About this RNA: The RNA shown here (transfer RNA) has 75 nucleotides and comes from candidate division WWE3 bacterium RBG_19FT_COMBO_34_6. It matches the Rfam family "tRNA". It is annotated as a transfer RNA. Rfam links the family to the GO term triplet codon-amino acid adaptor activity. The source organism's lineage runs through Bacteria, Bacteria candidate phyla and candidate division WWE3. The prediction has a mean pLDDT of 81.

RNA sequence: GCCGAAGUAGCUCAGUGGUAGAGCAAUCCACUUGUAAUGGAUAGGUCGUGAGUUCAAUCCUCACCUUCGGCUCCA
Numbered sequence: 001g002c003c004g005a006a007g008u009a010g011c012u013c014a015g016u017g018g019u020a021g022a023g024c025a026a027u028c029c030a031c032u033u034g035u036a037a038u039g040g041a042u043a044g045g046u047c048g049u050g051a052g053u054u055c056a057a058u059c060c061u062c063a064c065c066u067u068c069g070g071c072u073c074c075a
Base pairs, nucleotide, nucleotide: 001071002070003069004068005067006066007065010024011023012022013021018055026042027041028040029039030038048064049063050062051061052060
């Protein structure tokens, strides 16, 4: 330099045009003599950044950033 994959809640990941969810973690409640476990509820997101297409973008297109993998050249 070229190609590919990934970036979504504190963490691990779904969702692939119609206003984003699960598990774990957090907080509260129930249960218990108490704790754990279990059950219930609540909170937590500018969906990596910017632009474009569209009535509508996490999703499609382009550029950029970060991480990972592969290939090539030079030293």